[in-house]
RNA sequence: CUCGAAAAUGGCAAAACCGCCGAAAGGCGGUGACGCAAAACCACGGGUCUAAAGCCGAAGGGCCAGGACAGCCGGGUUGCCGAAG
Numbered sequence: 001c002u003c004g005a006a007a008a009u010g011g012c013a014a015a016a017c018c019g020c021c022g023a024a025a026g027g028c029g030g031u032g033a034c035g036c037a038a039a040a041c042c043a044c045g046g047g048u049c050u051a052a053a054g055c056c057g058a059a060g061g062g063c064c065a066g067g068a069c070a071g072c073c074g075g076g077u078u079g080c081c082g083a084a085g
Stems, first nucleotide, its partner, number of pairs: 002085001003082002011036002016031006034071001040077003044074003047069004054063003
């Protein structure tokens, strides 16, 4: 460096429920653990979700600026431990 152990020390925390914020997706806090060796950070590429504004439509509705997701996949940045190979 690669790799990731029935190792050690620690860490994070899905769903669900409660409270708050948000138009929504979703976020934050608490309880809680499905999982995680980057489940730490960055929306850069793809993807998914949303769409209060805008555009289209007679309407149902459609499209979309924007927003969200890093626990969807790539990529970038940083990083604990050290068995075997």
The prediction has a mean pLDDT of 89.
Predicted 3D model of an 85-nucleotide RNA (c-di-GMP-I-GGC riboswitch aptamer) from a Synergistales bacterium.
The organism belongs to Synergistales, within Bacteria.
It matches the Rfam family "c-di-GMP-I-GGC riboswitch aptamer". The literature on the family includes a 2017 paper in Proc Natl Acad Sci U S A by Weinberg et al., "Bioinformatic analysis of riboswitch structures uncovers variant classes with altered ligand specificity".